Background:
This is a predicted structure of a 204-nucleotide RNA (Group I catalytic intron). It matches the Rfam family "Group I catalytic intron". Rfam describes the family as follows. Group I catalytic introns are large self-splicing ribozymes. They catalyse their own excision from mRNA, tRNA and rRNA precursors in a wide range of organisms. Gene Ontology term of the family: Group I intron splicing. Of the family's consensus pairs, 94% are formed in the model.

RNA sequence: CUACGGACUUAAGGAAAUUGAGCCUUGGCGGAGAAAUCUGCUAAGUGAAUGCUCUCAAACUCAGGGAAACCUAAAUCUGCCCCAAAUCGGCAGACACGGCAAUCCUGAGCCAAGCCGAAGCCAAACGCUUCGGAAGGUGCAGAGGCCCGACGGGAGCUACCCUAACGUCAAGCCGAGGGUAAAGGGAGGGUCCAAUUCUCAAAG
Numbered sequence: 001c002u003a004c005g006g007a008c009u010u011a012a013g014g015a016a017a018u019u020g021a022g023c024c025u026u027g028g029c030g031g032a033g034a035a036a037u038c039u040g041c042u043a044a045g046u047g048a049a050u051g052c053u054c055u056c057a058a059a060c061u062c063a064g065g066g067a068a069a070c071c072u073a074a075a076u077c078u079g080c081c082c083c084a085a086a087u088c089g090g091c092a093g094a095c096a097c098g099g100c101a102a103u104c105c106u107g108a109g110c111c112a113a114g115c116c117g118a119a120g121c122c123a124a125a126c127g128c129u130u131c132g133g134a135a136g137g138u139g140c141a142g143a144g145g146c147c148c149g150a151c152g153g154g155a156g157c158u159a160c161c162c163u164a165a166c167g168u169c170a171a172g173c174c175g176a177g178g179g180u181a182a183a184g185g186g187a188g189g190g191u192c193c194a195a196u197u198c199u200c201a202a203a204g
Base pairs, nucleotide, nucleotide: 001006008022009021010020011019012018023047024045025044026043027042028041029040030039031038032037051157052156053155054154055153056152061108062107063106064105065104066103070099071098076094077093078092079091080090081089109138110137111136115133116132117131118130119129120128121127142193144192145191146190147189148188158181159180160179161178162177163176166175167174
């Protein structure tokens, strides 16, 4: 949310069939690792499962590079109509370096709680301040504002899995170290406002 049976998320269609994208699972081919496992490409779908607690809410700016589907068609081209034949005109079709935009990003700047390093304050510790750095975020909603908190940042717990190094007389059965516990936030929930549509009023 629901038809109360259920439903991984989402977009389109909507009377529907279904289709696309994401996540996950399985198979194949590669890369990293001692391994658990992670990751790139690819195909399929049988969708079972994907834990808990606390904490942060700041920055939210400037300037740029791409982009599917969709919309439109001035000129141009093609065909038809009109015509004795043409011009003009009309109709139809095609066409985007146009529009709009799901979204993929870059440079500079900035940023809450926490992390790493340096310096200073202090007798010292704790703590505080300043600077630099890493991850992540902002930029990136419908122009946007505000509140919340998660699927985000930080800390911890629990469950399961691995064992190369280190410790131990020894051991993956201990310490320790590592891994897994999905995604949806280019606005997720709510609200204000905006845009669109309709009505009324006023002005031009």

The coordinates come from a structure-prediction model, not an experiment, and the mean pLDDT is 75.